Notes:
The RNA shown here (small-subunit ribosomal RNA) has 1390 nucleotides and comes from an uncultured bacterium. RNAcentral holds the sequence, with entries from ENA, Greengenes and SILVA. Its mean pLDDT, the model's own confidence on a scale to 100, is 83.
RNA sequence: AGAGUUUGAUCCUGGCUCAGGAUGAACGCUGGCGGCGUGCUUAACACAUGCAAGUCGAGCGGGAAUUAGUUAGGUGCUUGCACCUAACUAAUUUUAGCGGCGAUUUUAGCGGCGGACGGGUGAGUAACGCGUGGGUAACCUGCCUUAUACAGGGGGAUAACAUAUUGAAAAGUAUGCUAAUACCGCAUAAGCGCACAAUAUCGCAUGAUAUGGUGUGAAAAGCUGAGACGGUAUAAGAUGGACCCGCGUCUGAUUAGCUAGUAGGUGAGGUAAUGGCUCACCUAGGCGACGAUCAGUAGCCGACCUGAGAGGGUGAUCGGCCACAUUGGGACUGAGACACGGCCCAAACUCCUACGGGAGGCAGCAGUGGGGAAUAUUGCACAAUGGGGGAAACCCUGAUGCAGCGACGCCGCGUGAAGGAUGAAGGUUUUCGGAUCGUAAACUUCUAUCAGCAGGGACGAUAAUGACGGUACCUGACUAAGAAGCCCCGGCUAACUACGUGCCAGCAGCCGCGGUAAUACGUAGGUGGCAAGCGUUGUCCGGAAUUAUUGGGCGUAAAGCGCGUGUAGGCGGUUUGUUAAGUCUGGUGUGAAAGCCCUGGGCUCAACCUGGGAAGUGCAUUGGAUACUGGCAAACUUGAGUACGGGAGAGGAUAGUGGAAUUUCGAGUGUAGGGGUGAAAUCCGUAGAUAUUCGAAGGAACACCGGUGGCGAAGGCGGCUAUCUGGACCGAUACUGACGCUGAGACGCGAAAGCGUGGGGAGCAAACAGGAUUAGAUACCCUGGUAGUCCACGCCGUAAACGAUGGGUACUAGGUGUUGCGGGUAUUGACCCCCUCUGUGCGAAGCUAACGCAUUAAGUAUUCCGCCUGGGGAGUACGGUCGCAAGACUAAAACUCAAAGGAAUUGACGGGGGCCCGCACAAGCAGUGGAGCAUGUGGUUUAAUUCGAAGCAACGCGAAGAACCUUACCAGGACUUGACAUCCAGUAAAAACUGUAGAGAUACAGUGUGUCUUCGGACGAGGGGAGACAGGUGGUGCAUGGUUGUCGUCAGCUCGUGUCGUGAGAUGUUGGGUUAAGUCCCGCAACGAGCGCAACCCUUAUUUUCAGUUACUAACGCGUAACGGCGAGGACUCUGAAGAGACUGCCGGGGACAACUCGGAGGAAGGUGGGGACGACGUCAAAUCAUCAUGCCCCUUAUGACCUGGGCUACACACGUGCUACAAUGGCUACUACAAAGAGGAGCAAGCCCGCAAGGGGGAGCGGAUCUGAGAAAAGUAGUCCCAGUUCGGAUCGUGGGCUGCAACCCGCCCACGUGAAGUCGGAGUUGCUAGUAAUCGCGGAUCAGCAUGCCGCGGUGAAUACGUUCCCGGGCCUUGUACACACCGCCCG
Repeated sequence: AGAGUUUGAUCCUGGCUCAGGAUGAACGCUGGCGGCGUGCUUAACACAUGCAAGUCGAGCGGGAAUUAGUUAGGUGCUUGCACCUAACUAAUUUUAGCGGCGAUUUUAGCGGCGGACGGGUGAGUAACGCGUGGGUAACCUGCCUUAUACAGGGGGAUAACAUAUUGAAAAGUAUGCUAAUACCGCAUAAGCGCACAAUAUCGCAUGAUAUGGUGUGAAAAGCUGAGACGGUAUAAGAUGGACCCGCGUCUGAUUAGCUAGUAGGUGAGGUAAUGGCUCACCUAGGCGACGAUCAGUAGCCGACCUGAGAGGGUGAUCGGCCACAUUGGGACUGAGACACGGCCCAAACUCCUACGGGAGGCAGCAGUGGGGAAUAUUGCACAAUGGGGGAAACCCUGAUGCAGCGACGCCGCGUGAAGGAUGAAGGUUUUCGGAUCGUAAACUUCUAUCAGCAGGGACGAUAAUGACGGUACCUGACUAAGAAGCCCCGGCUAACUACGUGCCAGCAGCCGCGGUAAUACGUAGGUGGCAAGCGUUGUCCGGAAUUAUUGGGCGUAAAGCGCGUGUAGGCGGUUUGUUAAGUCUGGUGUGAAAGCCCUGGGCUCAACCUGGGAAGUGCAUUGGAUACUGGCAAACUUGAGUACGGGAGAGGAUAGUGGAAUUUCGAGUGUAGGGGUGAAAUCCGUAGAUAUUCGAAGGAACACCGGUGGCGAAGGCGGCUAUCUGGACCGAUACUGACGCUGAGACGCGAAAGCGUGGGGAGCAAACAGGAUUAGAUACCCUGGUAGUCCACGCCGUAAACGAUGGGUACUAGGUGUUGCGGGUAUUGACCCCCUCUGUGCGAAGCUAACGCAUUAAGUAUUCCGCCUGGGGAGUACGGUCGCAAGACUAAAACUCAAAGGAAUUGACGGGGGCCCGCACAAGCAGUGGAGCAUGUGGUUUAAUUCGAAGCAACGCGAAGAACCUUACCAGGACUUGACAUCCAGUAAAAACUGUAGAGAUACAGUGUGUCUUCGGACGAGGGGAGACAGGUGGUGCAUGGUUGUCGUCAGCUCGUGUCGUGAGAUGUUGGGUUAAGUCCCGCAACGAGCGCAACCCUUAUUUUCAGUUACUAACGCGUAACGGCGAGGACUCUGAAGAGACUGCCGGGGACAACUCGGAGGAAGGUGGGGACGACGUCAAAUCAUCAUGCCCCUUAUGACCUGGGCUACACACGUGCUACAAUGGCUACUACAAAGAGGAGCAAGCCCGCAAGGGGGAGCGGAUCUGAGAAAAGUAGUCCCAGUUCGGAUCGUGGGCUGCAACCCGCCCACGUGAAGUCGGAGUUGCUAGUAAUCGCGGAUCAGCAUGCCGCGGUGAAUACGUUCCCGGGCCUUGUACACACCGCCCG
């Protein structure tokens, strides 16, 4: 000192939460010792029991007991002792005598002092209760101290006691006796009190003090040990108290008025004393917005906690004050009480009772019950400190000192220290190599603090006396022994892995984790933190500048009253003087002690205790200063105002008046429609509408001018004229002399709608009705239509009443931007220059979160008012005020969320805008959708119909080819280290062939026997064996790699540096042109670069050179029935290698003289010539775990492997993709011409023969520019068919064959003959294609034993159309709005 959390990201506002400290605490887990503290916060609830206030016999009378003596009696008897009972007496000395008393102990009563202290509690109290500082000239004070002076002489009672008596008891009653330091007169009075008048001095008003005089009033107690102690009066002191005053002391205005002893006066009473404290009379006051009264809450303070401080919270322990003692009231006694352990009365409760009456008060110390999350022993001692009584000894003291219990808190100590690597065992983990727990342990050496044992043994008391206590402390011996847990480990916040679980169980302070790989749940290992504690919960402060005095805000985040006038209050121009209230400064008093802080000291240290100092920011008083503020006095003119002269204006009120238009009415002309809408209908009209002409009525509003023009405080104000009237502005002088600003309450104004009464009512028009629209349409649209809108009077008092911006004053760059009024200078005038006021636009500094504001501030200052403090609940409820009502104003809480919000950014989206592209539409051609069949899919079925693919981008897709195999599926039969791989030991070669059984896998039998060798053996393969392991087309494509699809061959996607911005980001990449293209040019705070585009690559179109065999053949020659057949040639075609060629290069127009574009020339080809390969950053958790690889999970006599058979080929149905057709641009028959590309050895196979054919026999040639398949077909020529379900079409079915193959039944292809289905061009819809393209025709290849209508290629023939970009779909760029960001398949309302 900050951090987390709103967003895709950003800045801000703003709340919530966390990290710190504290606690009289409680709860969970755990727990070794000691010291010092501390312990009913709740029921001021009720209390059993014991104790907590007594003491004095030196105040008094009496009683009792003991001791000693004497006497009497009795007992035992040792005969003089002991014991018992009763009575009496009390040492010694002195005195003339007499009488009484005179031992020790104890104490019920009378009497004295103390029970008003000490101890407890915080119910009440918002108060002179408390704190602080003063006052008493308005007071008291026992015991104590000092001083002075006294105590003479009498009297009458009464308790105890005795007797009698009442009552259950508590408690009394009557009679009689007696004492005192008990009580009462009398005497005395220095001084004192009171009364009267006087003098002096003083003060703060009443007055105070001193002096002397007169009158008057009131005292006393003894006891004794003879030392003392006590008594009375007065004065003073000390101590303690009483009363009064200034200031301070919680919340609520949804409590605004309260008060009759109330406020004051006179007199009296009362008190220690003032006073309405009480009473009589008189007056009518007193308190209150500076918050009375009422309500709620609360003991106050020193202090304690926190905080940098200012503050905020608390008021346990300790200390001061107050209040209370079951609740309420009352007095008595006393120096002191209205009295915790006193009295009386009332009430509630409890107890006793003989029912008639009585007793009690733990908020004293222990303790009990109850309440509660929760708080201790019915302990010891008066040894110390202190208190009461006493002369004292002493007695009393649950005050106090100690001990006990509780980790409740603070502090201290310990649970060992050093060495010790094989890095043991074990645990955890692992990529199996290791890593980690970890020098940790074991082991060796050492030590003894605490605890345990034994011995000594305090201070506290300087003589005696010790509860604590045989305690603290010291010493000795002994054993590493007896002594570690708790929380956390996703981020905040230090600390990570494994397993289990699978949105379950659970966690969580906030954000949030958990749906099969959870560092967030649970457990374990490990780490981190603290430590005899650790966590959790509650509460307080802090962080929070989140109530902001220090130290916040109000245009859009919460927040400026709708506007003015103005009261109180607050603030206030210039000069001089005075005062000294504020202010500043010095002194004095006080601010208790304890505590905090500083500095010493004592417990071994510390906590703790203790000495000294400082501080206590305050209050009071006193001396001084006088700048500023205030008071008072005097003056000034610049603020403000008044007078005079002007011009401008929808400023306001009243009265009058004008034209246009709508509607209605009357009349005329005139005829079938009108009106209305996107389109219609309701509606009006042949009873004459609409249209048109004339006339009349009535109400409302004022076109053009008219304008970021004017006026007004705001609301608002618009034809014209008149009257009345408010304000602002300009000019020039004069006057007043601070008269000013703001403004809580208050008062007034205040759009529209609405309300009341009475008018008015043309148009418009809530409600309402009808017609449309629609799934519906209580709406939008249409036809009607009532309140209302208008006037007068009276209410209402609200609006996005907005500039979302309160008022005043001063200051702070601009500009020939511009509107309106006025003035000045100079002018004929337009213009031009200057000044002021007003409106508006731009902009510097500055401010702002940004947007923006910017002399009309949201800048810089100052002054006054209003308002805000997270979102929702809610501007709601209740209460109050106002209102006729509607409602307005004021204005919460419970509960709930972790956000709500502002501005800006990037995307995405829009039935927003602009520009552009694409077979996207349009223009065309051919299809598809209808039929039959083929094929794929869904569905259904099945033992199984294996699995995957699912809009475009699944569906002739994986599969370039399921009869067995494939094969993953099903049924049955058999195997278990296995069909396949590696390792081990041992064995014997194994394979292969033959035979038997079986559906086969398999089993049995027979034949058969390896390579090398140093002859020891080694190697490879095989069968059987044990275990490590194999195996899995089992799961997860949402754990992955790789590969692929798609947007899209769309033109985009980014980076570095710089610049701009607080930042996300922007710029570059936008703009003007242009392009197929972010292609290029120009401009520009950008300059460059990368991935894409293009080019480089392949192919095709032209050509040159080179090379010619298996290709070719012009010339020459040979040869044939004929043929490049042969010699030969290198011209041509062709083949295949290297080149050339095309670049907007040239010309012209356009364009910015650019890029580029249009046209032309030349050229085989012209503007990327055609085609291909090539696919940016990324999107879709797109597809694939079944190509392959792979993490994790799962199976292991089975989810593995083998065999036979079946299935993947099923079939009411639906869809996709194709083939063949429906025919004459055709079918059929015959004849006949022209390709390209590719394939061939387990192969292609010619000629020849057989078969109608499929094919068979046979086999030349060819690993191929040579041979073979191989005949291209459409086209062409000739013939036939004649529009029909046909000489179209060929499905289906029958018969007979062929081929491949171990095997064509399920389930192959082909041939021949026969059979001859649907179908006559296809609904809504939908697909492809822009040129060698579509369409049409055939040919080849891969896969393959066999099996294509599919797929991949090849060539032949060869079109139509494109005006154009409004619309549909998809895409690109710019811009705009957004409450979307999982991004419109969004969000969100009821």